Predicted 3D model of a 535-nucleotide part of an RNA (small-subunit ribosomal RNA, 5' domain) from an uncultured bacterium.

Context: one part of a larger RNA
RNA sequence: AUUGAACGCUGGCGGCGUGCCUAACACAUGCAAGUCGGACGUGAAAGGGACUUCGGUUCUGAGUAAAGUGGCGCACGGGUGAGUAACGCGUGGAUGAUCUGCCCAUACGGCUGGGAUAACGGCUGGAAACGGCCGCUAAUACCGGAUACGCUCAUGAUGUAGAAUUUGUGGGGAAAGGGGGCCUCUGAAGAUGCUCCUGCGUAUGGAUGAGUCCGCGUCCCAUUAGCUAGUUGGCGGGGUAAAGGCCCACCAAGGCGAAGAUGGGUAGCUGGUCUGAGAGGAUGACCAGCCACACUGGGACUGGAACACGGCCCAGACUCCUACGGGAGGCAGCAGUGGGGAAUAUUGCGCAAUGGGCGAAAGCCUGACGCAGCGACGCCGCGUGAGGGAUGAAGGCCUUCGGGUCGUAAACCUCUGUCAGGGGGGAAGAACAGGCACUGUGCUAAUCAGCAGUGUUUUGACGGUACCCCCAAAGGAAGCACCGGCUAACUCCGUGCCAGCAGCCGCGGUAAUACGGAGGGUGCGAGCGUUAAUC
Numbered sequence: 001a002u003u004g005a006a007c008g009c010u011g012g013c014g015g016c017g018u019g020c021c022u023a024a025c026a027c028a029u030g031c032a033a034g035u036c037g038g039a040c041g042u043g044a045a046a047g048g049g050a051c052u053u054c055g056g057u058u059c060u061g062a063g064u065a066a067a068g069u070g071g072c073g074c075a076c077g078g079g080u081g082a083g084u085a086a087c088g089c090g091u092g093g094a095u096g097a098u099c100u101g102c103c104c105a106u107a108c109g110g111c112u113g114g115g116a117u118a119a120c121g122g123c124u125g126g127a128a129a130c131g132g133c134c135g136c137u138a139a140u141a142c143c144g145g146a147u148a149c150g151c152u153c154a155u156g157a158u159g160u161a162g163a164a165u166u167u168g169u170g171g172g173g174a175a176a177g178g179g180g181g182c183c184u185c186u187g188a189a190g191a192u193g194c195u196c197c198u199g200c201g202u203a204u205g206g207a208u209g210a211g212u213c214c215g216c217g218u219c220c221c222a223u224u225a226g227c228u229a230g231u232u233g234g235c236g237g238g239g240u241a242a243a244g245g246c247c248c249a250c251c252a253a254g255g256c257g258a259a260g261a262u263g264g265g266u267a268g269c270u271g272g273u274c275u276g277a278g279a280g281g282a283u284g285a286c287c288a289g290c291c292a293c294a295c296u297g298g299g300a301c302u303g304g305a306a307c308a309c310g311g312c313c314c315a316g317a318c319u320c321c322u323a324c325g326g327g328a329g330g331c332a333g334c335a336g337u338g339g340g341g342a343a344u345a346u347u348g349c350g351c352a353a354u355g356g357g358c359g360a361a362a363g364c365c366u367g368a369c370g371c372a373g374c375g376a377c378g379c380c381g382c383g384u385g386a387g388g389g390a391u392g393a394a395g396g397c398c399u400u401c402g403g404g405u406c407g408u409a410a411a412c413c414u415c416u417g418u419c420a421g422g423g424g425g426g427a428a429g430a431a432c433a434g435g436c437a438c439u440g441u442g443c444u445a446a447u448c449a450g451c452a453g454u455g456u457u458u459u460g461a462c463g464g465u466a467c468c469c470c471c472a473a474a475g476g477a478a479g480c481a482c483c484g485g486c487u488a489a490c491u492c493c494g495u496g497c498c499a500g501c502a503g504c505c506g507c508g509g510u511a512a513u514a515c516g517g518a519g520g521g522u523g524c525g526a527g528c529g530u531u532a533a534u535c
Stems, first nucleotide, its partner, number of pairs: 001534003005531005012382006018375002020340001025338003029335003034072003039069002042066001047060005079293003088218008098210002103206007111145004120135006151172007177198006184191002219265003226256003231253004236248003268290004272283004295316005318329004346372001348371003354368001355366004385415004395406004419476001421471005433458009479524005484505003490519005500507002
């Protein structure tokens, strides 16, 4: 000088930060990932109106709520640091060994058929969780057929170190619709056509993201010296998006090591942070990048991407429900609880902003995030008053008894009004965006949608907050450590090697500036000390 600190004494206000370092211990409760009716088939009820034989019927509510099929998302965002000494991280390369949903660009295409199934209805099993059988139905769900490129496979040629590339022949592989507007037809529902928007398929390129490989760097112990059989290499194959002993069969006998293999210990790595003149040392909280993990161990499924925190299966430990047959669960998400600990916060408000998911949009969801609450935990700012005031009051302490000192300090006089308090104003800023109307542009045969501009209108958790004005009133706001030397600051009393102090040297055994108290002083100040830790 510093700290994610703790402890003691003390404590007025605000701003910005920051807050389980220990048990990756166990968790009650709530919330933390949904969304789309402009993909699809279904489809209530309450309430209200009319009629009524008072049982009910019908219209509306409403194609609404809701569940289901389907699509996209759930691999992001958020948490933690257990494991890991490793291509994990950092840095620089390689991929002639690779993939990439959504997004952008370009080209072409979107033809023709089919069978199911959930929801639903009926029957039925179970305490529940959850099912079973029969029947009906739709799609941008699923499956055939056609067509197709510069895609892919086989093969021939060209070319190459082998590839790439170019090219011939043969084979293989695709699709889906939805919405708006207009014309015509129709009694209507709707249909044909045209057109716009959007979605779909194939191929190529881009962008973004990711996988894999390599050089170098990356803690301690040699009181760890030898280690290794898929081990090292080859040939062939399997597997993967992809090279490879990644895996397998066969063959060879290799490979690593004192420049530290192997083993053991410790540890997430980095940008950075702290310190220091620097070199260096220490460190990796908050913020940011990468990695790993998600009760413990193992496994795959789906998918562009996972071997998947709030998905699935198996095993284990633990907890809970049970009708004993069987089931349910995973806070290292945000709060919160118990426990551990010297020690670390609210079961708060809001999606108004920023960002994310879905949606054409309106919008919905979002404990990300924005805010508020608690803690002097840190940094910074402000205040606890200002000027005058000597009979140097009273009182305390000391005294050589003359006096000295606390001390302009107080009283008293004159002022000021920060903060806190009361009242009023302030919907300030945080606002960008969205809806509606008009105009233009643009596509089109035309209109709509889209885009641009103008006008108008709506939306704030914080919060009646910041800020401003007024009122009142010196009124509500100072402590802590130290005073032997180092080290700024001295006397008296008590005690008598006792009680005690102490960072080092050392103090205390009858005059102790070193113990305890007092007066005085010194240093910091809403803090001051102590402990721990680093330089």

The coordinates come from a structure-prediction model, not an experiment, and the mean pLDDT is 85.